This is a predicted structure of a 250-nucleotide part of an RNA (large-subunit ribosomal RNA, domain VI) from Pseudo-nitzschia micropora.

[in-house]
Context: one part of a larger RNA
RNA sequence: UGCAAAAAAUUGAGAGGGGUAAACCUUAGUACGAGAGGACCGGGAAAAGUAAAUCCAUGGUGAAUCGAUUGUUAUACCAAUAGCAUAGUCGAGUAGCUACAUUUAUAAUAAAUAAUCACUGAAAGCAUCUAAGUGAGAAAUUAGCCUCAAUACAAAUUUUUUUUUAAAACGUGAUAGACUAUUACGUUGAUAGGCCUGGUGUGUAAGAAUUGUAAGAUUUUCAGCUAACAGGUACUAAAUUAAUUUUAAA
Numbered sequence: 001u002g003c004a005a006a007a008a009a010u011u012g013a014g015a016g017g018g019g020u021a022a023a024c025c026u027u028a029g030u031a032c033g034a035g036a037g038g039a040c041c042g043g044g045a046a047a048a049g050u051a052a053a054u055c056c057a058u059g060g061u062g063a064a065u066c067g068a069u070u071g072u073u074a075u076a077c078c079a080a081u082a083g084c085a086u087a088g089u090c091g092a093g094u095a096g097c098u099a100c101a102u103u104u105a106u107a108a109u110a111a112a113u114a115a116u117c118a119c120u121g122a123a124a125g126c127a128u129c130u131a132a133g134u135g136a137g138a139a140a141u142u143a144g145c146c147u148c149a150a151u152a153c154a155a156a157u158u159u160u161u162u163u164u165u166a167a168a169a170c171g172u173g174a175u176a177g178a179c180u181a182u183u184a185c186g187u188u189g190a191u192a193g194g195c196c197u198g199g200u201g202u203g204u205a206a207g208a209a210u211u212g213u214a215a216g217a218u219u220u221u222c223a224g225c226u227a228a229c230a231g232g233u234a235c236u237a238a239a240u241u242a243a244u245u246u247u248a249a250a
Stems, first nucleotide, its partner, number of pairs: 005161006014148004020048001024044003032037001049106006058099004065092005070085006109143003116136004164249004170186005191237003194233005201225002207220005
């Protein structure tokens, strides 16, 4: 921009993706074979490769989480804290991200066939898979599975709205993201922050008391603190009123 209104939901012409290899158990030490050896077909069911998705569990990371600790400076001092030293170093670790992790797929089936193997069968009293006719037959082909898909110009179908309505703009944001875009919400509100409760992590805070010459230990105390998580809650910000602006349809 078109399909001559808008919004939403579909159909699927068509396009793309996917298609790996074959060990093991059984059939069966059977068929076959003097023996040595040793199957087709059929059934079962792992691992690997590849691809996609996901983060419940496992592992990694996790620089505004918790703890331990060295040197030094500061808060007058003790104690307790803070700054700097690669995040000072070390031990753990939430969310998110992630693989080494988990899940799924890598087909069953069908159709028409290739090489090939046939049936019936004449031309050519025989023979002949072929001339008429009828079958079997491959990881290839067409479907089946996954994704996209009406600019599929034969421009499809269905539903709703039929008059003042929709979109944008603006603000709070994330299941989105370079910017745009997409998407949730805007007080008739849980959109983000805060707060409350919980979870998770760390590992028993500070202060005080008791005890020891002291470093320390014990009790209060499974404490204190706790990022990105969950639930709740209008406290803060999405403001109020009036006028106005942009676009589209009518």
Its Rfam family is "Bacterial large subunit ribosomal RNA". Its family is annotated with structural constituent of ribosome and ribosome in the Gene Ontology. A source record names the gene rnl. The full RNA is in RNAcentral, with records from ENA.